Predicted 3D model of a 65-nucleotide RNA (transfer RNA) from a bovine gut metagenome.
The sequence is in RNAcentral, with records from MGnify.
It matches the Rfam family "tRNA". By type it is a transfer RNA. About the family: Transfer RNA (tRNA) molecules are approximately 80 nucleotides in length.
RNA sequence: CCGUAGCUCAGCUGGAUAGAGUGUCAGACUCCGACUCUGAAGGUCACAGGUUCGAAUCCUGCCGG
Numbered sequence: 001c002c003g004u005a006g007c008u009c010a011g012c013u014g015g016a017u018a019g020a021g022u023g024u025c026a027g028a029c030u031c032c033g034a035c036u037c038u039g040a041a042g043g044u045c046a047c048a049g050g051u052u053c054g055a056a057u058c059c060u061g062c063c064g065g
Base pairs, nucleotide, nucleotide: 001065002064003063006022007021008020009019015053024040025039026038027037028036047061048060049059050058
């Protein structure tokens, strides 16, 4: 310094239902596939506390790299 979806990452001046790409699944398309398009599922924001009306974001501890 980093740890956020299976993977790669964004979001860290505290505030709206936590996002993108990729992957997975379903549908459309096709003779069947691939491609493409549409949709869906998927997250204890490493873990445990604290502050606050409110924490992924601030503070402390702890674990891992």